[in-house]
């Protein structure tokens, strides 16, 4: 140069204007919705999507119910060692496989506890023994023979496997862990109506019909309590398993330990956008120019117009899987070729 193994990064960059939305400061404690509880409304500063926010597959925190201790059942896991809050995740080695190599992959304990299962082909496939030959003994019969029973010995051929094996992502036994359930958990406030308990008045007519009386009317009515539903608020935006950088820190490694520094999205029908400029990228188109004898085909430029991928937080954090236009950096590996 060509192919190709690993790790790691980025996910267009800046200005200008018009919005959404969280916070924090101000301020008249105003004005609006609402019974109430809350919420909403100026203005100035500020923060505002991801490497997978995705799938909901594992492991946690919170939350709430439940729980003396033992056991069965269930449901996971699986060489050995180390990490971490924890895991099925990570690192490290050790056996197996693949590759020419850098490296990739492995549910990788146990088949003398026990049951199950094996296409095709073969006579016979997990229960045993079964085709054909030959030996020996028994019998029967039409008797140099032929049929048949039993022992014994070889012996082709089929298939991955042929009484000797395999496979535990088939049951199963060891070991070792797990209590159900999820932010729609759960916790406060708090309606109209329904509906519950008190308690008082009431067919000797009560509330009611503007106070009082007559009249009408005809079965409720007033009061207190104390849960829930509609709505609201916290939970919920976190001082954290947290982010950034550093040591020539300690380990091979995952990782840990020290320093110094930051505060880093948060609604709830659910904000994170629009528009305009200018550079960057990509691939098309065209048009010049240079390798080239011409043509194909590279590179370099200038111009249009298009294009930039997967895909968007919803309690939160560790992982894993998966989906992603294009580009960068590292470190190694086979191969040609020059020195």
């Nucleotide at each position: 140069g060509a192919a190709g193994c690993a790790g790691g990064c980025c996910a267009g960059a800046c200005c200008g204007c018009c919005g959404c939305u969280g916070g924090u400061g101000c301020g008249a404690g105003c004005g609006g919705g609402g019974a109430a509880a809350c919420c909403c409304g100026g203005c100035a500063c500020u923060g505002g999507a991801g490497g997978a926010a995705g799938g909901u597959c594992c492991g946690g925190a919170c939350u709430g119910c439940a729980c003396a201790g033992g056991g069965c059942a269930g449901c996971g896991u699986a060489g050995c060692a180390g990490g971490c809050a924890a895991c099925a995740c990570c690192u490290g080695u050790c056996c197996g496989g693949c590759g020419u190599g850098a490296g990739c992959c492995g549910a990788g304990g146990a088949u003398c506890a026990g049951a199950g299962c094996a296409a095709c082909a073969g006579a016979g496939a997990c229960g045993a023994g079964u085709c054909g030959u030959u030996g020996c003994g028994g019998g029967g019969c039409a008797u140099g023979g032929c049929c048949u029973c039993g022992c014994a010995a070889c012996g082709g051929g089929u298939g991955a496997a042929a009484c000797g094996g395999g496979c535990a992502a088939u049951c199963u036994c060891u070991a070792c862990g797990c209590g159900c359930a999820g932010c729609a958990a759960c916790a406060c406030c708090a309606a109209g109506u329904a509906g519950g308990c008190c308690g008082g008045c009431c067919u000797u007519g009560a509330u009611g019909c503007g106070g009082c009386c007559c009249g009408c009317g005809g079965a409720g009515c007033c009061g207190g309590c104390g849960g829930g539903u509609a709505g609201g608020u916290g939970g919920c935006a976190c001082c954290g398993a947290g982010c950034c950088g550093g040591g020539c820190g300690g380990g091979c490694g995952a990782c840990c330990c020290c320093c110094g520094g930051c505060c880093c999205a948060g609604a709830g029908g659910a904000a994170u956008g629009g528009c305009g400029g200018u550079c960057a990228c990509g691939g098309c188109g065209u048009c010049g120019g240079c390798c080239c004898g011409c043509a194909a085909g590279g590179c370099c430029g200038g111009c249009g117009a298009c294009g930039c991928a997967c895909a968007g937080a919803a309690u939160c954090c560790g992982g894993c899987c998966u989906a992603u236009c294009g580009g960068c950096c590292u470190g190694c590996u086979u191969c040609a070729c020059a020195c």